Description
A computed fold for a 595-nucleotide part of an RNA from a Verrucomicrobiia bacterium, annotated as large-subunit ribosomal RNA, domain I. Its mean pLDDT, the model's own confidence on a scale to 100, is 81. Taxonomically the source falls in Verrucomicrobiia (Bacteria, Pseudomonadati, Verrucomicrobiota).
[in-house]
Context: one part of a larger RNA
């Protein structure tokens, strides 16, 4: 020293196991913030270090429902000191309190510190100090006051706002906007309006009540799914892109303005005593009440079989009231009746009642031992029983009948949501006729130029947005129906509002899996976005398993301790805490064999 073999050590694969993950489907639910979020800092326990709570009322206060026997959360045991059938601890619903930083907003700041101002209040002889409130900036509404410049306007000033701000997985709008890549290079083209950045806005966001489609028949607002259809097309006609109608379904809603016309008030302007006005007639009176053009508000209107506006006609339930007087009429007001209609839009603010949901919870069937083995029975053996429960999970091994649950049925004082009702609120003349006159969204539509999306890369290119010029009509108008014309058809632009059907899924319940099983599954099964690196943005770990049960080893010995031997527990200590199983590389003992 190397080869065997047995036993070890050391390592921690490997086998089982899971408290944590990944997907996927249902439901319900969907916005929080100056009444100061989201997020955190520092505090709070008798002893408290870290996690969870909680806020100087600090692991909690108060009040109400559930529950019903022990309790003072977790790692985590001790000790002390309390609570509790007069109902604690748990659990839900509402409310109290809530230090500091964070939008942070009295000033300031190197976040969680620092330093005032005004009122109230306590303190002290006084000051210093405490406490409570409140003090930013934009915006809006009222009122006041006032330059330059008479009026006016800017400015100031008071008083009033549950106005904004910031946050929010993913989804939505809307404004920027790539490149790798593919075209087997590579430029138009593609990847893509992807990714990414910004702004906005909600529980949904967008769209939406035809200046549409379609074809000579007809459809009737938006959105979403199916088909159509890889069709028609588009394209260095490469490489790829790539529709719409039409039909089948989901839902299902329709409205309110401009405008002319009335009217009322405010500025200007214009008229000067009357064949201008004061609802119409007649007498009387008034007369800065008139006329015009502008703004404001109030009625009127809203529509494509073309509407309203004026004028004319016809029809309209009851009372009281109104206008310079006096009658007549005829109009408006207001109540009542009669009809609608409703808190998602078309106005808006609720109440309360009933149904069902959802936030604690209850009930809930039916076994035993006289084998057997074993540490333990839930296995076997034997008789049996429930089942609208034979899903699951636990208990000392494979348990329908042990326990916890499971079908099932049940059940809120308070809050939430959803329907229906009732009150309640708000709304409200209509119909025809003529067309003389009036009005129907203008720097608009059109149309040159330049781009951009649309299946459509400039083409025959329509129709739709934008930029720049140019620049109509008013219903005998106007715009579509893919170049343009005609005819014939559709439709009514240049103002807004609008629930559902639709997407999503942080957070919340409930299930599932030919999904993982501690080098996998989230990065995180554990004091993980930690510890650790990084000036920073920022990167970013490893760490799981004694035993059914602590029963975690009294006592003895030996050492200084570490650690061992005994004893003693356990079914088993090669399960002894550096603990299931315990490969292998690598290191030892003993024996044998070589050299």
């Nucleotide at each position: 020293a190397g080869c065997c073999a047995a036993c070890g050590g050391u390592g921690g694969a490997u086998g089982c196991c899971u408290u944590g993950g990944c997907g996927c489907c249902a439901g319900a639910u969907g916005c929080c913030g100056a009444u100061g979020a989201a997020g955190g800092a520092c505090g709070u326990g008798g002893a408290c270090g870290g996690c969870u709570g909680c806020g100087a009322u600090a692991a909690g206060c108060c009040a109400c429902g559930g529950g019903g026997a022990g309790c003072u959360g977790c790692c985590u045991a001790u000790c002390a000191a309390g609570c509790u059938u007069c109902g604690a601890u748990c659990c839900g619903u509402g409310g109290a309190u809530c230090u500091c930083c964070g939008a942070a907003u009295g000033g300031g700041g190197a976040a969680a510190c620092c330093c005032g101002g005004c009122u109230g209040g306590g303190g002290u002889c006084a000051u210093g100090c405490c406490c409570a409130g409140u003090c930013a900036c934009c915006c809006c509404c009222g009122c006041c006051u006032g330059a330059a410049c008479a009026c006016a306007u800017a400015g100031g000033g008071c008083g009033g706002g549950a106005g904004g701000a910031g946050g929010g997985a993913a989804c939505c709008g809307a404004g920027g906007g790539a490149a790798c890549u593919g075209a087997a290079a590579c430029a138009u083209c593609u990847c893509a309006g992807u990714a990414c950045c910004u702004c906005g806005a909600g529980g949904a966001a967008a769209g939406g009540a035809a200046a549409a489609c379609a074809a000579c028949c007809g459809u009737g607002a938006c959105u979403c799914c199916c088909c159509g259809a890889g069709u028609a097309g588009c394209g260095g006609c490469g490489a790829g892109c790539g529709a719409a109608a039409c039909g089948g379904g989901a839902c299902g809603a329709g409205c309110c303005u401009a405008a002319a016309c009335c009217g009322a008030u405010g500025c200007a302007g214009u008229g000067g005593u009357a064949c201008a006005g004061c609802c119409u007639g007649u007498c009387g009176g008034c007369g800065a009440u008139g006329c015009u053009g502008c703004a404001u508000c109030g009625g009127g209107g809203u529509c494509g079989u073309g509407g309203g506006a004026c004028c004319c006609a016809c029809u309209g339930g009851g009372a009281a009231g109104u206008g310079c007087g006096a009658c007549a009429g005829a109009a408006c007001u207001u109540c009542c009746a009669u009809g609608g209609a409703g808190u998602c839009a078309a106005c808006a603010a609720g109440u309360c009642g009933a149904u069902g949901u959802c936030u604690a919870g209850c009930g809930g069937a039916a076994g035993c031992g006289u084998u057997g083995u074993g540490g333990a029975a839930c296995c076997u053996c034997g008789c049996g029983c429930c089942g609208c429960a034979g899903a699951g999970g636990g208990u000392a091994a494979g348990a329908g009948c042990c326990c916890c649950g499971u079908a099932c049925g049940c059940g809120a004082a308070a809050g939430u949501c959803a329907u229906c009702g009732a009150c309640c609120u708000c709304c409200a003349a209509g119909u025809g006729g003529u067309g003389u006159u009036c009005c129907c969204g203008a720097g608009u539509a059109g149309c040159a130029c330049g781009g951009a999306a649309u299946c459509c890369g400039g083409g025959a290119a329509a129709g739709u947005c934008c930029g720049u010029g140019u620049g109509a009509a008013u219903c005998c108008g106007c715009g579509a129906g893919g170049a343009c014309c005609a005819c014939c058809u559709c439709g009514u632009a240049a103002g807004g509002c609008u629930a559902a059907g639709u997407a999503c899924a942080c957070g919340c319940u409930g299930g599932c899996g030919a999904c993982c099983g501690a080098u996998a599954g989230u990065g995180c099964a554990c004091g993980a976005g930690u510890a650790c690196c990084g000036u920073g943005a920022g990167g970013g770990a490893a760490g799981g398993g004694u035993g059914a049960a602590a029963a975690g080893a009294a006592c003895c010995c030996c050492g200084g301790g570490a650690g061992g031997g005994g004893a003693g527990u356990g079914a088993a200590a090669u399960a002894g805490a550096a603990c299931c199983u315990g490969a292998a590389a690598c290191c030892g003992u003993u024996g044998g064999c070589u050299u």